[in-house]
Context: one part of a larger RNA
RNA sequence: GACGAACGCUGGCGGCGUGCUUAACACAUGCAAGUCGAACGGAAAGGCCCCUUCGGGGGUACUCGAGUGGCGAACGGGUGAGUAACACGUGGGCAACCUGCCCUUGUCUGGGGGACAACCGAGGGAAACCUCGGCUAAUACCGCAUAAUGUGCGAUGUCAUAAGGCGUCGUACCAAAGAUAGCUUCGGCUUUCGGACAAGGAUGGGCCCGCGGCGGAUUAGCUUGUUGGUGGGGUAACGGCCUACCAAGGCGACGAUCCGUAGCUGGUCUGAGAGGACGAUCAGCCACACUGGAACUGAGACACGGUCCAGACUCCUACGGGAGGCAGCAGUGGGGAAUCUUGCGCAAUGGGCGAAAGCCUGACGCAGCAACGCCGCGUGAGGGAAGACGGCCUUCGGGUUGUAAACCUCUUUCAGCAGGGACGAAGGUUCCAGGGUGAAUAGCCCUGUGGAUUGACGGUACCUGAAGAAGAAGCUCCGGCUAACUACGUGCCAGCAGCCGCGGUAAUACGUAGGGGGCGAGCGUUGUCC
Numbered sequence: 001g002a003c004g005a006a007c008g009c010u011g012g013c014g015g016c017g018u019g020c021u022u023a024a025c026a027c028a029u030g031c032a033a034g035u036c037g038a039a040c041g042g043a044a045a046g047g048c049c050c051c052u053u054c055g056g057g058g059g060u061a062c063u064c065g066a067g068u069g070g071c072g073a074a075c076g077g078g079u080g081a082g083u084a085a086c087a088c089g090u091g092g093g094c095a096a097c098c099u100g101c102c103c104u105u106g107u108c109u110g111g112g113g114g115a116c117a118a119c120c121g122a123g124g125g126a127a128a129c130c131u132c133g134g135c136u137a138a139u140a141c142c143g144c145a146u147a148a149u150g151u152g153c154g155a156u157g158u159c160a161u162a163a164g165g166c167g168u169c170g171u172a173c174c175a176a177a178g179a180u181a182g183c184u185u186c187g188g189c190u191u192u193c194g195g196a197c198a199a200g201g202a203u204g205g206g207c208c209c210g211c212g213g214c215g216g217a218u219u220a221g222c223u224u225g226u227u228g229g230u231g232g233g234g235u236a237a238c239g240g241c242c243u244a245c246c247a248a249g250g251c252g253a254c255g256a257u258c259c260g261u262a263g264c265u266g267g268u269c270u271g272a273g274a275g276g277a278c279g280a281u282c283a284g285c286c287a288c289a290c291u292g293g294a295a296c297u298g299a300g301a302c303a304c305g306g307u308c309c310a311g312a313c314u315c316c317u318a319c320g321g322g323a324g325g326c327a328g329c330a331g332u333g334g335g336g337a338a339u340c341u342u343g344c345g346c347a348a349u350g351g352g353c354g355a356a357a358g359c360c361u362g363a364c365g366c367a368g369c370a371a372c373g374c375c376g377c378g379u380g381a382g383g384g385a386a387g388a389c390g391g392c393c394u395u396c397g398g399g400u401u402g403u404a405a406a407c408c409u410c411u412u413u414c415a416g417c418a419g420g421g422a423c424g425a426a427g428g429u430u431c432c433a434g435g436g437u438g439a440a441u442a443g444c445c446c447u448g449u450g451g452a453u454u455g456a457c458g459g460u461a462c463c464u465g466a467a468g469a470a471g472a473a474g475c476u477c478c479g480g481c482u483a484a485c486u487a488c489g490u491g492c493c494a495g496c497a498g499c500c501g502c503g504g505u506a507a508u509a510c511g512u513a514g515g516g517g518g519c520g521a522g523c524g525u526u527g528u529c530c
Base pairs, nucleotide, nucleotide: 001529002528003527005526006525007524008523009522012377013376014375015374016373017372018370019369020335025333026332027331029330030329031328034071035070036069039068040067042064043063046062047060048059049058050057051056078288079287080286088212089211090210091209092208093207094206097205098204102201103200104199105198106197107196108195109194110144112142113141119134120133121132122131123130124129150173151172152171153170154169155168156167157166158165159164178193179192181190182189183188214260215259216258221251222250223249226248227247228246229245230244231243232242233241263285264284265283266282267278268277269276270275290311291310292309293308294307313324314323315322316321341367343366344365345364349363350361351360352359353358380410381409382408383407390401391400392399393398414471417465418464419463420462424457427454428453429452430451431450432448433447434446435445436444437443474519475518476517477516478515479500480499481498485514486513487512488511489510495502496501
């Protein structure tokens, strides 16, 4: 000097930050991932319309529970257990790879089929939930057709160090889904959003390699899928990644193996630098999600709020069987020197879904608590005595506290009260006007300095007004280092102390007082690092 600090005394206001470093201990409760009716059959609830014996019944689809289906749920958020490793950092490589949504380009979107939920009926169970029978739709599922620049095989040109890359030709194989709005002469036309295949891009990822960054040799040898080859399998992809056979290799004092410790980095702290220490907050990467294991779905997971198995623990039970996972946000117990509200809002930014309106979002934006940190402000200003009272000291003359107070003249920041009152809002919606598409004055799309509407924070920031010095100072030190001295008490006692050292009867070193020094809403102490 620094700190994610803690402890003691003290404590006015504001801004911006920060806040379980310990038990990756266990968790009550609520919330943290949904959305789409413009994919589908429908109608549990509400709305609207009709009927009604006032119990209800029917219709509609404004809307929508549950269900089928799609996309999302692999992001975002948390934690640092494990990991000494291509985990990270940095620089390269893949002629060995994948990539949903998005962008560009080309071609296509033909014609059929059978189911299963929901629902209805029956049954089992305490529950969780399950079984059987029957009906039904789709952008769900399955054949058929068509197709190349795709895929497989064959031929061939060219390039290449090889595997092989880039082309050309032949042959075989592989695809799809509709919805919506408007018009209609009912043939169809148009709008928007979709669907399939292929090529390219962008983004994100997978894999490989060089180099770099901890301690221990009181760890010296380690290794059998081990090292390499061939055939086969597997993967998006190379590879002992896996397997059969063959060979006997591979690593190591330039520290293998083993043990200990540890997430890595941008950075942070310190230091003149070199260096040393650290890796909270913020950002990038990695790993993990009660413990261990496994795969499924999918463009993507071996998946925090998915599935299955095993284990420990907790809970429910009708004892047959079931349910759960806060290292998400709050919050509880426990541990600890120690670390916050079971708050408000989706207004902004960002994300998911949706054509959109919109819905969801403990991400986020805000508010709350804490002097935990940094910064700013205030607790008044000017005048005022050859100097009040009181205190302390005294050589008894006086000195000092001290312009300090009183008193006079002012000011009113901040807090408190009253009035006014934003920016953050851009965009979206709706109305109006204009333009494009179009057969069209529909519809849809675009534009506009136009009108209206949309703010959690919040009646906050800020501004104005009235009142009155009014509501606001402590902590530590005073022997030397080190800035600041006397008196009394005590008497090697009580005590102090960072080091040297003080205290045994005049202690500037203990305790108190007066005075003084330092810092100041803080000041000291402890701990840790340089």

The part of an RNA shown here (small-subunit ribosomal RNA, 5' domain) has 530 nucleotides and comes from an uncultured bacterium. The prediction has a mean pLDDT of 86. The full RNA is in RNAcentral, with records from ENA, Greengenes and SILVA.